Predicted 3D model of a 316-nucleotide part of an RNA (large-subunit ribosomal RNA, domain IV) from archaeon SCG-AAA382B04. The coordinates come from a structure-prediction model, not an experiment, and the mean pLDDT is 85. It was read from a public genome assembly.

Context: one part of a larger RNA
RNA sequence: CCAGCCUGAGGGAAAUCGGCAAGUUAGCUCCGUACCUUCGGAAGAAGGAGUGCCUACCUUGCAGAAGGUAGGUCGCAGUGACAGAGGAGCUCAGACUGUUUAAUAAAAACACAAGUGGUCGCUAGCCCGAAAGGGUUAGUACGGCCAUUGAAUCCUGCCCAGUGCAGGCACCUGAAAAUCCGGUACAACGGAGAGAAGGGCCUGUAAACGGCGGGGGUAACUAUGACCCUCUUAAGGUAGCGUAGUACCUUGCCGCUUAAUUGGCGGCUUGCAUGAAUGGACAAACGAGAGCUCCACUGUCCCCAGGCUGGAUCCG
Repeated sequence: CCAGCCUGAGGGAAAUCGGCAAGUUAGCUCCGUACCUUCGGAAGAAGGAGUGCCUACCUUGCAGAAGGUAGGUCGCAGUGACAGAGGAGCUCAGACUGUUUAAUAAAAACACAAGUGGUCGCUAGCCCGAAAGGGUUAGUACGGCCAUUGAAUCCUGCCCAGUGCAGGCACCUGAAAAUCCGGUACAACGGAGAGAAGGGCCUGUAAACGGCGGGGGUAACUAUGACCCUCUUAAGGUAGCGUAGUACCUUGCCGCUUAAUUGGCGGCUUGCAUGAAUGGACAAACGAGAGCUCCACUGUCCCCAGGCUGGAUCCG
C1' cells in the first nucleotide's frame, strides 16, 4: 500500500453530486398513538415503561405449563451472546400485488382491474398452414378478436375543411372478357352499346388520424378591458392545471425554509411551445422509484490515531 474487520477524546454531515458507507433503532409485555383517508387503513405511527435470579402466596389447568401479587438479591449492562425496524414531514410520477433489458438500465417503462370504440350470428370473425388440417373452442355476443386509455372520485369542451372509415346514389367517369357492327378467304385491327368495383358527388363519423387565430379601439387618476370594430378559419383551446419530469427569456416575481439556497415547498402566472381516454384534474394506500427538509445517530468529515487477520512491496 491492497482486501476484510475492531475501537476512539471533543465536535456531529462542517465531508460529498448525494448521509454513499458506517452507525442509530431492534425481540417480547404493557401504556399510548397525529395529519389524512376510498373508513379498510395510516399504525409496530410517534412517544414511554418493563424485562435477570431467588422465596412465599394466589388464579387457571388432570398434568406439562401459563399468569398474577408481595418480598429478597447480583452486575456497568438481565431480548446481557446469537438473532433482531432508525424515525418524522413536504412534493413529483406511477393507483395497487405483479413483469422487464440472462451478462452495465427494475424504473416514472410493460402489465393490471376498470372505461371506451370497432368487428364478428358460428360452415362467423381473427390467427397458423400452398393444402389437408389446426388454434380461438368442444367456446357462441353477459362471447371471441382488434385498437386505445389505465383503480376509485370529479370530468372529458369546440371542429368532419384535410386524411381515414362507413353508408348512399339521379347523374358523370370507369379495364379485360363477352356481345353487336365494320374489316380480314382466317386473323390482326377499328368502332358501338352495355357496364362491376373504385373515383367524382352527397351524408355520417373525433374515447378515428388529427386540429383548436390575428389586428385595432374602449370605463371620470393610472392601469386593466366586461364592451365594440375588423380580417380570417373546419373550428378558433372550454373545465381544469400551470415557470411544470412541459417555460426559451429564467436563478421569472412574492412568501416560507438557511447566517448565506441556480435547491425544496406554497402562491402568482401574459402557457417560447399546457389541456381534456395521444385523456385533464385530484388522490388514501403501496414502493430496493425521483427531489427537498427535520430529529436521532455516527471516523463521511474537522484530523487522524491505535489495534487484528490475510496479501503485496521491501530486507533476508
Description:
It matches the Rfam family "Archaeal large subunit ribosomal RNA". Its Rfam clan is "LSU clan".